[in-house]
Predicted 3D model of a 73-nucleotide RNA (transfer RNA) from Geranomyces variabilis. The same sequence occurs in records of 2 taxa. Its Rfam family is "tRNA". The family's RNA type in Rfam is transfer RNA.

RNA sequence: GCUCCUGUAGCUCAAUCGGUAGAGCGCCAGACUUUUAAUCUGGCGGUUGCGGGUUCGAGCCCCGCCAGGAGCU
Numbered sequence: 001g002c003u004c005c006u007g008u009a010g011c012u013c014a015a016u017c018g019g020u021a022g023a024g025c026g027c028c029a030g031a032c033u034u035u036u037a038a039u040c041u042g043g044c045g046g047u048u049g050c051g052g053g054u055u056c057g058a059g060c061c062c063c064g065c066c067a068g069g070a071g072c073u
Base pairs, nucleotide, nucleotide: 001072002071003070004069005068006067007066010025011024012023013022019056026044027043028042029041030040031039049065050064051063052062053061
């Protein structure tokens, strides 16, 4: 220098070939318990790496850039 893969909640990951972004863990509050833990209930959570484009509509398609990984030279 070139090619490919990945980037979504604090963490680990989903989201059918474009149609209102979810789960588990976590955190907070409550119930239960003598207390803690466990369990149960409710709640908190996101500019989908950044900037553009296409579209009625983009996490998903297109372009550029950034970061990480793998390969080739």